[in-house]
Molecule: transfer RNA
Organism: Baffinella frigidus
RNA sequence: GUUCUGUUGGUGUAGCGGUUAGCACAGGAGACUCUGACUCUCCAGACGGCAGUUCGAAUCUGUCACGGAACU
Numbered sequence: 001g002u003u004c005u006g007u008u009g010g011u012g013u014a015g016c017g018g019u020u021a022g023c024a025c026a027g028g029a030g031a032c033u034c035u036g037a038c039u040c041u042c043c044a045g046a047c048g049g050c051a052g053u054u055c056g057a058a059u060c061u062g063u064c065a066c067g068g069a070a071c072u
Base pairs, nucleotide, nucleotide: 001071002070003069004068005067006066007065010025011024012023013022018055027043028042029041030040031039048064049063050062051061052060
């Protein structure tokens, strides 16, 4: 340099163009308990950036950034 691949709450992940963007752990509050643990209930928290296509984009396209792989 070329090609391919990945990027979603703090962490790990799901998401076939129309879902309120889901789940687990972690965090906060409450219930339970003499106290703590366990258990239960509730709460907050995310689509890497910028453009484009579309009535509608996490999803398709381009480009940039970062990580990984192959070739040279």